[in-house]
RNA sequence: CACUUAUCCAGAAAGGUGGAGGGAUUAGGCCCUUUGAAACCUUGGCAACCUGCAUUCAUUUGUAAGGUGCCACUUCCUACUCAAUUAGACCAUAAUUGAGACAGAUGAGUU
Numbered sequence: 001c002a003c004u005u006a007u008c009c010a011g012a013a014a015g016g017u018g019g020a021g022g023g024a025u026u027a028g029g030c031c032c033u034u035u036g037a038a039a040c041c042u043u044g045g046c047a048a049c050c051u052g053c054a055u056u057c058a059u060u061u062g063u064a065a066g067g068u069g070c071c072a073c074u075u076c077c078u079a080c081u082c083a084a085u086u087a088g089a090c091c092a093u094a095a096u097u098g099a100g101a102c103a104g105a106u107g108a109g110u111u
Stems, first nucleotide, its partner, number of pairs: 002110007013043005021032003026079004044071003049067002051064004075103001080100008
């Protein structure tokens, strides 16, 4: 890098360095940011995927926190398809809601 699989509306920030961007990418929107962005470091925290222990008919339940991960906004929202509703005489189309797909993130596994 590719593939498989699970999850993604919950949760959790202070300090130092730094000095203008950031919320993955493209576009639109909405936001954060000199009351200090990204990045790095320290400390703290959240969660419980893998893992340990106990337990169970059963990855059933509990517990710990070793390996990861994460700590503005739902993966910040929308984009493609389908359905419903509303507007549109009909069609085209638009808006809203829901479901799915695509893309992405993280864990575990495979080549």